[in-house]
Context: one part of a larger RNA
RNA sequence: UGUUGGUCGCCUGAGGGGAAGAGAUCCCAAGUACGAGAGGAACGGGAUGUCGUAGCCACUGGUCUACCGGUUGUCCGACAGGGCACUGCCGGGCAGCUACGCUGUUGCGGAUAAGAGCUGAAAGCAUCUAAGCUCGAAGCCGCUCCCGAAAAUAGGCGGCCAUUCCUCGGCGUAGGACCCGGUGACGGGCCCAGGCCGGGGACGAGGGCUCCCAUAGAAGAUGGGUUUGAUGGAGCCGGGGUGUACGCGCCAAGGCUUCGGCCGAGGCGUUCAGCCCGCGGCCCCCAA
Numbered sequence: 001u002g003u004u005g006g007u008c009g010c011c012u013g014a015g016g017g018g019a020a021g022a023g024a025u026c027c028c029a030a031g032u033a034c035g036a037g038a039g040g041a042a043c044g045g046g047a048u049g050u051c052g053u054a055g056c057c058a059c060u061g062g063u064c065u066a067c068c069g070g071u072u073g074u075c076c077g078a079c080a081g082g083g084c085a086c087u088g089c090c091g092g093g094c095a096g097c098u099a100c101g102c103u104g105u106u107g108c109g110g111a112u113a114a115g116a117g118c119u120g121a122a123a124g125c126a127u128c129u130a131a132g133c134u135c136g137a138a139g140c141c142g143c144u145c146c147c148g149a150a151a152a153u154a155g156g157c158g159g160c161c162a163u164u165c166c167u168c169g170g171c172g173u174a175g176g177a178c179c180c181g182g183u184g185a186c187g188g189g190c191c192c193a194g195g196c197c198g199g200g201g202a203c204g205a206g207g208g209c210u211c212c213c214a215u216a217g218a219a220g221a222u223g224g225g226u227u228u229g230a231u232g233g234a235g236c237c238g239g240g241g242u243g244u245a246c247g248c249g250c251c252a253a254g255g256c257u258u259c260g261g262c263c264g265a266g267g268c269g270u271u272c273a274g275c276c277c278g279c280g281g282c283c284c285c286c287a288a
Stems, first nucleotide, its partner, number of pairs: 005161007015147003021051002024048005034039001052105005060099004067092005072085005094278001107143004115135004164202008175192002178189004211225004231287003235282004239277004247270005254263003
C1' cells in the first nucleotide's frame, strides 16, 4: 500500500515450523512355553537409577563488585568518618541469576507401503485379486507446542464512530435559461442544479508521539501508568540482611607521676542496636 467506510477487541486456522526421547537393572509373567534331560525364553505389565531434553527457583547448594560486619598497610583527619591497595583481604548475605536442586518427559489412534492372509470367479479344480474383506513400518496423518487473514477465494463475530458538511478539478444525458441564424419547423453556440470520476479539508470513533516506568529490552518493539492516578521517587509501616553503631555513663589489665593525680587497650550498660534493602503494603509530598 492492498484486503471496497473507518477503527478497536475476540476468534477461525488454509499454510508453515518445532517435536525427544535413548538405554540399563530388578520384579511379575515363570521355573511357564520349549526341551528326553541339562537347561530355559518371549509378548505384555510394573518399579528404580543413568544419559539426554523442556521448564522452574518452594527446598538444598553456588554466586550475589546491592548491603552489613571484622581486619592489615598507607593517606586525610582532634575524634568521628572516609580514600587507595584485585571488591585490599576475611566472615556473612535478601532479591535476582543459576545447578549440584525441583518438576515433566510418549505413548495412543487412523489410513497405508513392501509383505502376510481370508473369501473368490474368469478357468466345475486351483488361485491373496478380477469384485469384496482382514492385517501390516523407526515412514505418512491426527492427538501435543509455536507462528499464522498478504490465505488476492485477502475470512468470521462483536463494540464504537461515520454513512454528513465545505471546497477544487474533470466529464456532463434528459431538461431548462440565454445568445446567434431562420417567417417557421428547426439548426448552431454557451451556461447550469442534480449526477459520475478524482483531489483537499472539517467532524468523529480510535490510534500514535511527547511524558512517568518495568514483569520488557542492543535500537525499534513489548507490557503498565498519565490526576476519574498508587506508574516511579521520597516518607511511613511491615518483612528481610548484617550483628549490637556514634556519643555518654560505669568498670578496668597496665603505664606515667612532682604522690595531688593523669593516661588507658579492653569490658559492661544505653542497644534484638546502628547501618542497609532490586521485597510487600500505605500515603498524592515530588514527577507523569
Predicted 3D model of a 288-nucleotide part of an RNA (large-subunit ribosomal RNA, domain VI) from a Candidatus Bathyarchaeales archaeon. Lineage of the source: Archaea > Thermoproteati > Candidatus Bathyarchaeota > Bathyarchaeia (SeqCode) > Bathyarchaeales (SeqCode).